Predicted 3D model of a 1518-nucleotide RNA (small-subunit ribosomal RNA) from a wallaby gut metagenome. The RNAcentral record of the sequence draws on SILVA. Its Rfam family is "Bacterial small subunit ribosomal RNA". Gene Ontology terms of the family: ribosome and structural constituent of ribosome. The prediction has a mean pLDDT of 83.
[in-house]
């Protein structure tokens, strides 16, 4: 960095999907060892049990262990006494418990962050200076004695200490006035005086030469540090389907609190405040540093470390204190758990373990206070579940091993083979080494500096001393841990696995399955040969992991500032005006907000980069450097922006002119539709494709005249004109808006665009009123249809006209927003200036071509879609859906905003190549058309379906299967079916064993096959013959023609299909090959960005038609003998034959053509324009047809799917269908007679002649391997003659009889031949074949096959026509355009309803659960406030008793949780039925779109209809 996916292909637009990276991760499968990290993401759920906050006796007062001392009893080791000593344990007191440590529920806020500020604060410990540390008093626990209660927990009554508490002095400090003095942006703040008022304390160890002194610790105050607290400017979210919010609200001034400003709170007065720069509500969220990802910008995150902030079961509350409204503290209130003696108590792990639970999922009820850091203490030291360490776990990131070298017989096994290999693979085993790690043994840190004891020594002070500081000696402190490391020894032993292998994507085979099972991220694989599934072997990737699921970033330029669009792919608002807002002409000047530049602050640590260096590397750690930002200070002045003063060119204003369906009203005109009403006038009118409905003898249509009404305004009229759009068309008056041109007077930037807003706004459609002639939804009615809620007719009501009022969308389009400037040319046309006046220029429209540039391309090009600048809508994948919902508009239809689940991998846009079209154009063909002549109908043959069968063997299936495969089924063929046999096998190689005897022929059995026996003598003798045996194999007309070679059909003997170089086009692809002409032809010729060249087409080959040479038998006879006969002598002339040659090529003429290909006529020619006829069959197409001619993968049968056998079938028969014969007759039928062919065959063959039979044939036997003999008489024709239009002298089926042939056998089941029988049939509906010349049509021969068995096929000749105007129609090609939604290519694609399943979703009487207010009620604890009969040690008076003064209980008052009551809001869930959407390989009804799609299609709008849809108005071309 790109890749796959849309199309047959191709660009382009757009989604989706994937290679990478990451993670507090789960899940599968695996698991050797270290190191460093990390571990409840969910129920802020519940919680057993153990710890997590104490400490000080150097504050108190007491208990007073153990030791020491003295001393006393006395039983010499034991009591006891003092006197000391102080463990120790509650208390009183202090300090601590606001720290550490968890959680992320609330919070969208000065909660965080980042810079500020406090002249509006506070601060315990702690540091610096300073001063002092005086004099009283009264309680009160502890603990004594009584009591109450199951407990918790208390009450009485008495004693008592203190650094506890209370009084008073003093200092400073603080209020408040008053004086004066400096600073300060103000409020104000600093110093300094005097008054007045209030406030302060504590004592303790140690020494001591008793004077004190050292130490400590309490008190002020001043500063300082740390740590709070307010306020404030910026920043970081999603919803406008939250637009309005706010009563202490907004401000004043006064009081009150607070540590401090302040509506913080309270009374009064004012009525402000916030909001589209998003107020208010709702939903989401702790927030940073950083973490992932990116090239950067972003984006996403917000575990772990750190910093802040909130919280401790839920809601409130306040005490104590520097500090809390307090996680291991009260108190209230609720819930929930516990205990309970039912009276009443306790309880809070979101602290460290560990339990239930919840999940997909998260660890030990583990050690030490050694380190580090807290708290108390003077220390010692005690606490510390902070922390440091260890277990657990592959959760990650790092790093090591699972061995290393030789080893080819390239073993053995596996797999694969094309049977030869070939790979697995030097891999293995063997041989030879190493010992990382592992195991066993031994040694063994750092991490320990301090602190205490002990004794020394210095410094400073001091009278000493005790102490303070330093400095160095001894002892002593380690959970981790006998770990980390190091040594020795010992063995290749203990140590690999996952994932993938169609493409993306590195990596293939073999076997199983067979659209099953299954895989899949996308695209997609599996329907009998799967590289895609699953297994194997192999191969790739990573490697103690690997995959795989969720998630975020990347790739995605797919939300685009960096860096995207909007004619046609999504996407310009119908237009206009105008607000906010953006933006904005030339010139000075001057400011400095923006903008540049310099520096100073900060930006915490950690992390990130980068250098370096510690652990053996590394991960992990250390050390330095490094910041986009933010402020705050200077400078700069170009350029935005502010300001102050000019300018004229932008933009207006006046004047002179100009043109127009611009708009409003009113008047009127003339045609030409209908209706009236008279006249003529008769039988039809009208209508369509055809036709009916309708009208009309009651008098239409038609005609004339006269009236009546309503609309709409030819002809001029034009890609002309005016207008912002929608729109606007006779004339005329009337008011009006606007544009253009001229000239340069005025004014000086007055501009330009435009959310919100407000005006306009076609048809359609609503209301109220009028009006009504045509048209014309709806609707009747007639056609047409399978049907026809259409298209056609006929008829017809809303509507269409006007008025006034709604309504506000259309394909409202140039699918192109507006403004301004600029950039090549030529041609029209509208109004204007000038003008030397037909020219040429210049404005303002409005059209065409075309350059540059531009675009996916089509195309746009001064009226851009170029190239730029300003503002404003608008887009982000297809359906779903312009739908729900909720709001707003509107009388209503409906409009305007406008989602979401669910689904799909596409939707599309422009070109491109075919194809197709009930499109267009040229053109050909027995294609139609003009003739003949059939076939369809009858009979029979034959072939097929069908249906029967034991079987009726398989195949061909529109043309292009069906008298095809089959050039000929009685047996055999043969494949099929019954039955009766074989089993290494009828046939082939191999290999054993044994030697004899094979065909054949005789005989017996038997249906046969076979078997036995004789006979024979092939061929063989370590064997090639026979038999007999084993097994490898034979053997299959068993599947599969959708595995295939081979071969054939078709379209089609149609003219086309292509390549190579160049050229066009991003490309696919195009040009060549199109064009103008001509041809049978891409035949030929001009012409042209093409030149060539190829398969094809012509020609060459066969035949046939003419000659000419050469030859002459079996062919041939002209002359010349001859004979019945070319017969027989002869002949080389005909004719034939057999070779070889010529000949025809538009060569010659004329005439059209373009001076050309050609074409038409014409000569000559046997023959004329490819002479006739054959072979010959381009690319390609139908998954055409064949596995049964033949070959073959594969699969399958293997005593049977194989071989032999006899017998049946293949011939069956109600029927239906193609292909043919034969006929219906007189152009005939029968009988006579008579002529004249080509081209085959022939020895297991043709067979002459004679005989014989009515015949078919037989008997005999000649000739002949054949130009010699033989099938072998040609038929039709010709002539005579009879039949006379009938089911016949047609026809000839059927049948009977009775022969002949061939065959081992004609019964299924043969062909003929005689006789008799004598069916249908009388010209064949609808439809539909073939044929243009020796052709059609008709007449016979003749041959393949074949024992015998053609109406069939394949040749062969006789006879021997008509008819073509012509290309409008059907079919079929060919070329060239032209649409297209098709590419399986119209047998195509597709649309809606209706049915089925599913799946989400929307209304739904309700139901129900929650939130957040709102009134009202009740009102706990509590703070405050007020009273306080009651209490009331410390103060005052008082001798005393007693008053009294500050507090209090209780009680009242404000507030004020939870809780109730009420009506509303908004969310979810759920609801009977209901509505649409959406997916489902093979439902129904149709057939609306795509070709003119068969009625052009689309957009708004009404109406209407099973349904797509149809009609009606207007409108778009897409």
């Nucleotide at each position: 960095a790109g890749a796959g996916u849309u199309u047959g292909a191709u660009c382009c637009u757009g989604g989706c999907u994937c290679a990478g990276g990451a993670u507090g991760a789960a899940c599968g499968c695996u698991g050797g060892c270290g190191g460093c990290a990390u571990g409840c993401c969910u129920a802020a759920u519940a919680c057993a049990u153990g710890c997590a906050a104490g400490u000080c006796g150097a504050a108190c007062g007491g208990u007073g262990a153990a030791g020491a001392a003295a001393g006393a009893g006395c039983u010499u080791g034991c009591u006891c006494u003092u006197u000391u000593g102080g463990a120790u344990c509650a208390g009183u007191g202090g300090c601590g418990a606001a720290c550490g440590g968890g959680u992320g529920a609330g919070u969208a806020a000065c909660a965080c962050g980042u810079a500020g500020g406090u002249a509006a604060c506070c601060u315990g410990c702690c540091c610096a200076u300073g001063u002092g540390c005086c004099c009283g008093g009264g309680a009160c626990a502890a603990c004594a004695g009584a009591u109450g209660g199951a407990a918790a927990c208390g009450u009485c009554u008495g004693c008592u200490a203190a650094a506890a508490c209370c009084g008073g002095a003093u200092a400073g400090g603080u209020a408040u006035g008053a004086g004066a003095a400096u600073c300060g942006c103000a409020u104000g703040a600093u110093a300094c005086u005097c008054a007045u008022a209030u406030u302060a304390a504590a004592g303790c160890g140690g020494c001591u030469a008793c004077g004190g002194c050292c130490g400590u610790g309490a008190a002020c105050a001043u500063g300082g540090a740390u740590g709070g607290a307010c306020c404030u400017g910026c920043g970081g979210u999603g919803c406008a389907u939250u637009a309005g919010c706010u009563a202490g609200u907004u401000g004043g001034a006064g009081u009150g609190g607070u540590a401090a400003c302040g509506g913080c709170a309270c009374a009064c007065c004012a009525a402000g405040g916030c909001g589209a720069c998003g107020a208010u509500g709702c939903a989401u969220a702790g927030c940073c540093g950083a973490c992932c990802u990116g090239a950067g910008a972003g984006g996403g995150c917000g575990a772990c470390c750190g910093g802040c902030c909130a919280c401790a079961u839920u809601g409130g509350g306040a005490c104590u204190g520097a500090g809390a409204c307090a996680c291991g503290g009260c108190c209230c209130a609720a819930a929930c758990u516990c205990c309970u003696a039912c009276g009443g108590g306790a309880g809070g792990c979101a602290g460290c373990a560990g339990u239930a639970g919840g999940g997909a999922a998260u660890u030990u009820u583990c050690g030490u206070c050694a380190a580090u850091g807290g708290g108390g203490g003077a220390a010692a030291c005690c606490c510390u579940g902070a922390a440091c360490g260890a277990g657990c776990a592959a959760u990650g990131c790092c790093g090591c091993g699972u061995g290393a070298g030789u080893g080819a017989a390239g073993a053995c096994g596996g797999u694969c083979u094309u049977c030869g290999g070939a790979u697995u693979g030097u891999a293995a085993a063997g041989c030879u080494c190493u010992g990382u790690u592992g195991u066993g043994a031994g040694a063994g840190a750092a991490a320990a500096a301090g602190g205490a004891u002990a004794g020394a020594u210095a410094u400073a002070g001091g009278g000493a001393a005790u102490g303070a500081u330093a400095u160095g000696u001894a002892u002593u402190u380690g959970a981790u841990g006998g770990u980390a490391u190091c040594u020795c020894a010992c063995c290749a032993g203990a140590a690999a696995g996952u994932c993938a292998c169609g493409g993306c994507u590195a990596a293939c085979u073999a076997c199983g399955u067979g659209c099953c099972a299954g895989c899949a991220g996308c695209c997609g694989c599996g329907g009998u040969a799967a590289u895609a599934c699953g297994u194997a072997g192999g191969u790739g990737g990573c490697g103690a992991g690997c995959g795989u699921u969720a998630u975020c970033c990347g790739g995605a330029a797919u939300g685009a500032u960096u860096g995207g669009g909007c004619g046609u792919a999504a996407a310009g608002g119908g237009u206009g005006c105008g607000u906010a807002g953006g933006c904005g002409g030339u010139a000075c000047a001057u400011u400095a907000a923006g903008u540049c530049u310099g520096u100073u602050g900060u930006g915490a640590a950690a992390g990130g980069c980068u250098a370096c260096a510690g652990c053996u590397c590394a991960a992990c750690u250390g050390u330095a450097g490094u910041a986009u930002g933010c402020a705050g200070c200077g400078g700069a002045a170009a350029c935005u922006g502010g300001u102050g003063a000019a300018c004229u060119c932008g933009a207006g204003u006046a004047c002179a002119g100009a043109a127009g369906a611009g708009g409003g009203c009113g008047a009127u005109g003339g045609a030409a539709c209908u209706c009236c009403a008279u006249g003529u006038g008769u039988a039809g009118c009208g209508g369509u494709a055809a036709a009916a409905u309708g009208c009309g003898u009651a008098g239409a249509u038609a005609u004339a005249u006269g009236g009546a009404a309503g609309a709409a305004c030819a002809c001029c009229g034009g890609u002309g004109g005016c207008g912002a759009a929608g729109g606007c068309g006779g004339u005329c008056g009337c008011c009006u808006g606007g544009u253009c041109u001229g000239a340069g007077a005025c004014u000086g930037a007055c501009g330009c665009u435009a959310a919100a807003g407000c005006a306009c706004g076609a048809a359609a459609g609503c209301g109220u009123g009028g009006g009504g002639a045509g048209c014309a939804a709806a609707u009747a009615g007639g056609a047409u249809u399978a049907g026809a809620u259409a298209c056609c007719c006929u008829a017809g009501u809303a509507g269409u006209c006007c008025a006034c009022g709604c309504c506000g969308u259309a394909a409202a389009c140039g699918a192109u927003g507006a403004g301004a400037a600029c950039u090549a040319a030529g041609u029209g046309u509208u109004g204007g200036g000038g003008g030397a006046a037909u020219a040429a220029c210049u404005c303002a429209g409005u059209g065409c071509u075309g350059c540059a540039g531009u675009u996916a391309a089509c195309g746009c090009a001064a009226u851009a879609a170029g190239u730029u600048c300003u503002c404003c809508g608008c887009c982000u994948g297809g359906g779903g859906a312009g739908u729900a919902u909720g709001c707003a508009c509107g009388c209503a239809a409906g409009u305007g905003u406008g989602a979401a689940a669910c689904u799909c991998a596409a939707a599309g846009g422009a070109a491109u190549u075919g194809a197709c079209g009930g499109g267009g154009g040229c053109c050909c063909g027995c294609a139609c058309a003009a003739g003949c002549g059939g076939u369809g109908g009858a009979g029979u043959a034959u072939g097929u379906g069908g249906u029967u069968u034991a079987a009726u063997u398989c195949g061909a299936a529109g043309c292009a299967a069906c008298g095809c495969g089959a050039a000929g089924a009685a047996c055999c063929u043969u494949a099929c079916c019954a039955g009766g046999c074989c089993u290494u096998g009828a046939c082939a190689u191999c290999c054993c064993g044994a030697g004899c005897g094979a065909a054949g022929c005789u005989a017996u059995g038997g249906a046969g096959a076979c078997a036995u026996a004789g006979u024979g003598g092939a061929g063989g003798u370590u064997a090639u013959c026979u038999c007999g045996g084993u097994g490898a194999c034979a053997g299959g007309u068993g599947g599969u023609g959708c595995a295939u070679g081979g071969u054939u059909g078709u379209c089609g003997u149609c003219a086309g299909c292509u390549c190579g170089u160049g050229u066009c086009g991003u490309g696919a692809g195009a040009u060549g090959u199109u064009g103008g002409g001509u041809u049978a032809a891409g035949u030929c010729c001009c012409g042209c960005a093409a030149c060539g060249a190829g398969c094809g087409c012509a020609a060459c080959c066969c035949u046939u038609g003419u000659g000419a040479u050469a030859u002459g038998u079996u062919a041939c006879c002209a002359a010349u003998a001859u004979u019945c006969a070319g017969u027989u002598a002869g002949g080389g002339a005909c004719u034939c034959a057999u070779a070889u040659c010529a000949g025809a090529c538009u060569g010659c003429c004329g005439g059209u053509g373009a001076c050309a290909a050609a074409c038409c006529g014409g000569a000559g020619g046997a023959a004329g324009g490819u002479g006739g006829g054959g072979a010959u069959g381009a690319c390609g197409u139908c998954a055409a047809a064949u596995c049964a001619u033949c070959a073959u993968g594969c699969c399958c049968c293997u005593u049977a799917u194989g071989g032999c056998c006899u017998g049946g079938g293949c011939u069956a028969c109600a029927c239906a269908c193609g292909u043919a014969c034969u006929a219906c007759a007189a152009u005939g039928g029968c009988g006579g007679a008579u002529a004249c062919a080509a081209a085959g065959g022939g020895c297991a063959g043709c067979g002459a002649g004679a005989c014989u039979g009515u015949g078919a044939a037989g008997u005999u036997c000649a000739g002949c391997g054949a130009a010699u003999c033989c099938c072998a008489u040609a038929a039709a024709g010709u002539u005579c003659g009879u039949c006379u239009c009938a089911g016949u002298u047609c026809g000839g089926a059927u049948u009977g009889a009775a022969g002949u042939c061939u065959g081992c056998a004609a019964c299924c089941c043969g062909a003929c031949u005689u006789c008799a029988u004598g069916a249908a049939g009388u010209u064949g509906g609808a439809a539909u074949c073939g044929c243009u010349a020796g052709u059609a049509a008709u007449c016979g021969c003749g041959a393949a096959u074949c024992a015998g068995c053609a109406u069939g096929u394949c040749g062969c000749g006789g006879u021997g026509a008509a008819u073509a105007c012509g290309u409008u129609c059907c079919c079929g090609g060919g070329c060239c355009u032209u649409g297209u939604a098709c590419a399986c290519a119209c047998c195509g694609c597709c649309c809606g309803u209706c049915a089925a399943a599913c799946c989400a979703u929307g209304g739904g009487a309700g139901u129900u659960a929650g939130u957040a207010a709102u009134g009202c009620c009740c009102g706990a604890a509590g703070c405050c406030g007020g009273c306080g009969a009651c209490c009331g040690a410390a103060c005052c008076u008082g001798c005393a008793a007693a008053g009294g003064a500050a507090g209090g209980a209780a009680c009242c008052g404000u507030c004020g949780a939870a809780g109730g009551c009420a009506g509303g809001a908004u969310u979810g869930a759920u609801g009977a039925c209901u509505g649409g959407g959406g997916u489902u390989a093979a439902g129904u009804c149709g057939u609306a779109a795509c070709a003119a799609g068969g009625u052009a299609u689309c957009c708004c709008u009404a109406c209407g209809g099973g349904a797509a849809c149809g009609u009606g108005g207007g409108g778009a071309u897409g």